[in-house]
RNA sequence: CCUCACACUCAGCAGUACGCAUGGGACAGGAGCGGGGGACCCAAGUUUUCACGCGACUAUCUCGGACGGUCGCUCGGGGUGAAGCCAUCCGCUGAUGGCCGGGCACCUUCUGGCCCGAACCCGACAGCUCACCUCGCAGGCGUGGGAAGGAACUCAC
Repeated sequence: CCUCACACUCAGCAGUACGCAUGGGACAGGAGCGGGGGACCCAAGUUUUCACGCGACUAUCUCGGACGGUCGCUCGGGGUGAAGCCAUCCGCUGAUGGCCGGGCACCUUCUGGCCCGAACCCGACAGCUCACCUCGCAGGCGUGGGAAGGAACUCAC
C1' cells in the first nucleotide's frame, strides 16, 4: 500500500442456537521490503588422557558404568545490530591508549564542528546453500554549518 475470501472481534440482528454474518476493525489475509533456518558442489575439521558443557527426572542394558528421551541453565558456540580487535593497568566485569566501525535526515565530494561504539535473542546447536520452512515491518527520536555538482518534487507561465 491492497483486501474482507478464511477465522476472530465491535456495533447490529436474534434470543441460547456447533446462533447469524449487514457494516466496520486489526492481534486477520495479501503485495512489497528485510532477516533466520535449509542439499549436491565448494569450504571446513569436533576431540588431542577420556570426542559431543552443567543440573534434575526417566527408559533400556553387558549396571562402580554405557546409552537414549524429557525439562531447565549458560561457561562453549551462534544470530540481529555500526556497536569490534589489540595492548597495559588492575583500584576485580572497570580505566587508559591505539587501530577500526557508525550517525548528523534526497545523493556524492570538499571543508568545519558535534555525537555513538549498546542492547537483546537462540539454548550445546546451525559454514555456503536450489527447492522448501519460518520470522519481522513495532516502539522511540528530532540533525537542520558552509561550498560545489547531480537528482526528484511542487508552483507559475
This is a predicted structure of a 157-nucleotide RNA (c-di-AMP riboswitch aptamer (ydaO/yuaA leader)) from Nocardioides luteus. Taxonomically the source falls in Nocardioides (Bacteria, Actinomycetota, Actinomycetes, Nocardioidaceae). Rfam family: c-di-AMP riboswitch aptamer (ydaO/yuaA leader). Its family is annotated with cyclic-di-AMP binding and regulation of gene expression in the Gene Ontology. The sequence was found by an Rfam model in a public genome assembly.